RNA sequence: AGGAGUGGUCGGGUAUCCGCCUAUCAAUUUUUUGAUGGGAGGAAAGUCCGGACUCCUCCAGGGAGGGUGGUUCUCAACAAGAACAGGUAGCAAUACCUGGAAAGUGCCACAGAAAAUAUACCAUCUACCAUACUUUAUGGUAGAUAAGGGUGAAAAGGCGAGGUAAGAGCUCACCGUCCACCUGGUAACAGGUGGAGCCAGGCAAACCCCACCCGGAGCAAGGUCAAGCAGAACCCAGAUUCCCUGGUCCAGUGGGUUCGGGUAGACCGCAUGAGUCAAAAGGCAACUUUUGACCAAGAUGAAUGGAUACCUUAAAACAGAAUCCGGCUUAUGAACCACUCCUGAAU
Numbered sequence: 001a002g003g004a005g006u007g008g009u010c011g012g013g014u015a016u017c018c019g020c021c022u023a024u025c026a027a028u029u030u031u032u033u034g035a036u037g038g039g040a041g042g043a044a045a046g047u048c049c050g051g052a053c054u055c056c057u058c059c060a061g062g063g064a065g066g067g068u069g070g071u072u073c074u075c076a077a078c079a080a081g082a083a084c085a086g087g088u089a090g091c092a093a094u095a096c097c098u099g100g101a102a103a104g105u106g107c108c109a110c111a112g113a114a115a116a117u118a119u120a121c122c123a124u125c126u127a128c129c130a131u132a133c134u135u136u137a138u139g140g141u142a143g144a145u146a147a148g149g150g151u152g153a154a155a156a157g158g159c160g161a162g163g164u165a166a167g168a169g170c171u172c173a174c175c176g177u178c179c180a181c182c183u184g185g186u187a188a189c190a191g192g193u194g195g196a197g198c199c200a201g202g203c204a205a206a207c208c209c210c211a212c213c214c215g216g217a218g219c220a221a222g223g224u225c226a227a228g229c230a231g232a233a234c235c236c237a238g239a240u241u242c243c244c245u246g247g248u249c250c251a252g253u254g255g256g257u258u259c260g261g262g263u264a265g266a267c268c269g270c271a272u273g274a275g276u277c278a279a280a281a282g283g284c285a286a287c288u289u290u291u292g293a294c295c296a297a298g299a300u301g302a303a304u305g306g307a308u309a310c311c312u313u314a315a316a317a318c319a320g321a322a323u324c325c326g327g328c329u330u331a332u333g334a335a336c337c338a339c340u341c342c343u344g345a346a347u
Base pairs, nucleotide, nucleotide: 001343002342003341004340005339006338007337008336009335010333012311013310014309015308016307017306018305020039021038022037023036024035025034026033027032041318045329046328048327049326050325051324052323053218054217055216056215058247059246060245061244062243063242065214066213067212068211069210070084071083072082073081074080085098086097087096088095089094099209100208104207105206106203107202108201121149122148123145124144125143126142127141128140129139130138131137132136157175158174160172161171162170176198177196178195179194180193181192182191183190184189222268223267224266225265231259232258233257234256235255236254237253275294276293277292278291279290280289281288282287
């Protein structure tokens, strides 16, 4: 200097003027006025996960259904995060994947002889016959083979030697597979020793098996006050927002359907939180503990805006809160920073 990989910061700030919403304080008969403070994101989006909170009366057991999937740790919890193990890709930094196919069932197009207790297309060997004929070659019949070749994503473990009519774990050594034990590790696993010739491809985001976990609905949840009438008939015995069983509690109780009439405003929930920042200690890390400081939008037909100047080299793109929080995914300006790997050059 070039290329590559991983992670992070910002996406506006300050001052003045005008406009809007809100908190506190003061004044004001009401209306309102003044001062001080604050006012839309890194994703507010998606609604994909997990919760907090509210309600369904509560407790226990079983079933259905659903979810997750290497191991351990962290967290309120999770399919998230951290570390590690094995595998694949890459020169590397790194990135991605992860229970079981020997419990059972099922699928594997086309090609190929044959696609899983699976096979003989080409071919190899032996015997007999025929033709040609020096050896030998060609064809037919019978038997043997699965080593060689071909097809395919995949064809009864691999390589070498022996053996055989020719071959084959048929035998042997090494590797692979399986079993047992030992060592290290919390574990996934790694290493070692010994034994056994050891039927066995792929797909489980195929059904299934194994292990672990799980009530449901949702702030339009739910609650208080105000207003307003006019009730009538029928059905059920149940409380569950999955089903079953057992208990519990509610009785002048609870639930449902049809017809008819009336009202429809205000407030709470509503932002003090598994909160933010800093320091110290512990831990490889995620993270935890302690101490201190701080309080950063709460609208409700829906506020959070406009102008000028400077910072500055940049204010551009994606884009607007509605119960809240922790993650994930998606969109996005090519602005900035740090670390790591590879290549080349110079000192």
The RNA shown here (Bacterial RNase P class A) has 347 nucleotides and comes from a Pseudomonadota bacterium. RNAcentral holds the sequence, with entries from ENA. NCBI's taxonomy places the organism under Bacteria, Pseudomonadati, Pseudomonadota. The gene name in the source record is rnpB. The prediction has a mean pLDDT of 76.